Predicted 3D model of a 333-nucleotide RNA (Bacterial RNase P class A) from a Spirochaetales bacterium. Rfam family: Bacterial RNase P class A. By type it is a ribozyme. Gene Ontology terms of the family: ribonuclease P activity, tRNA processing and dimeric ribonuclease P complex. From the family's description: Ribonuclease P (RNase P) is a ubiquitous endoribonuclease, found in archaea, bacteria and eukarya as well as chloroplasts and mitochondria. The sequence was found by an Rfam model in a public genome assembly. The organism belongs to Spirochaetales, within Bacteria.
């Protein structure tokens, strides 16, 4: 200097004038003063919860979800640290990561044959154009029943042996564990995928702020049913004819609340590899409801993606420049 990998914070601002929403103070009111006023993703609506309602939030089945080990957290499919596999020269990245020996099914085409495989070419023997043996060599294919060497054979083949590989293991060492090293045994592995059905382990009531609550307003019922009870089925339980359910039809629909002090945020210390935990001190930072934060001037430069609607913890997606650490290559000293 070039290329790459992994992280971090920011994402505008200052002054003046006018304007919008909310809080606080003063005021009978009008109003005045002062303070605050969209994001790191507010997006997606993909997970998890807080909260509200359904008396049953009881049991079972079905269904759905998760899937290596150990931790963190209110919880999670999230985060941290490890293990295994895989990609990369590396820094590092990714994993739907339990089970293919419980069973069923699938793997096009090509090829002789695709899982109790098979003989197209080839090799060998006998014979004469056939029979028998073979799976070493060739071909097809993503994949053809492990590799290399020696022995053996009519020719060959784990047929036999040594080494490697593989499978198993109630042995041993390290580790909480996943797992790794070693030992021992076996001629030996189902080829792949379970993001196919399935098996195993664990988890799971439902609906949702348009939940729900209070006040106000309005009214017109008719017909049918015997059952109804917040995903489905069954059992249990509860209510029930002045009840409940279904269909058609009519009237009213305004205000308040839920609505923002939270598992909150910031700083420091201690412990921990880390996620994070504990303690101490400090801060109060939008609550609209056809939906508030804008306009002008000056300075300054600084741009992208982009606007809260009950709240919070995550993940995913979109995107601007700045900074740090690490890896590789090249050149110089």
């Nucleotide at each position: 200097g070039a290329g790459g990998u992994u992280c971090g914070a920011c994402a505008a601002g200052u002054a003046a004038u006018c304007g919008c929403u909310g809080g606080u103070g003063c005021g009978a009111a009008a109003g005045c003063a002062u303070c605050a006023g969209a994001g790191g993703a507010a997006a997606g609506u993909c997970c998890g919860a807080g909260c509200u309602c359904c008396a049953u939030a009881g049991g079972a089945c079905a269904a759905a979800g998760u899937g290596c080990c150990g931790g963190g957290u209110a919880a999670c499919a999230c985060c941290c640290g490890g293990g295994a596999g895989u990609c990369g020269u590396a820094a590092g990245g990714c994993u739907a990561c339990a089970g293919a020996g419980a069973g069923u099914g699938c793997a096009a085409c090509a090829g002789a044959a695709a899982g109790u495989a098979u003989a197209c070419c080839g090799c060998u023997g006998c014979a004469u154009u056939g029979c028998a043996g073979u799976a070493a060599g060739g071909g097809u294919g993503a994949a053809a029943a492990g590799g290399c060497g020696a022995g053996g054979u009519a020719a060959g083949a784990g047929c036999u042996c040594a080494c490697c590989g593989g499978c198993a293991u109630a042995c041993u060492u390290g580790g909480c564990a996943a797992c790794a090293g070693g030992g021992u045994g076996c001629g030996c592995a189902u080829u792949g995928a379970a993001a196919a059905c399935c098996u195993c382990a664990c988890u799971u009531g439902g609906a949702g702020c348009a939940a729900g609550g209070u006040c106000a307003a309005a009214a017109a019922g008719c017909a049918g049913g015997u059952a109804a009870g917040u995903g489905g089925u069954c059992c249990g339980c509860u209510u029930c004819a002045u009840a409940c359910c279904u269909g058609c039809g009519g009237g009213u629909a305004g205000a308040c609340u839920g609505c923002u002090g939270g598992a909150a945020c910031c700083u420091g210390a201690u412990g921990g590899u880390g996620a994070c935990a504990u303690c101490a001190g400090g801060u109060c930072u939008a609550g609209a409801u056809a939906g508030a934060u804008g306009a002008u001037u000056a300075c300054a430069u600084a741009a992208a993606c982009a606007g809260a609607a009950c709240u919070c913890g995550g993940c995913u997606u979109a995107c601007g420049g700045c900074g740090a650490a690490c890896c590789u290559c090249u050149g110089u000293u």

The model forms 97% of the base pairs in the Rfam consensus.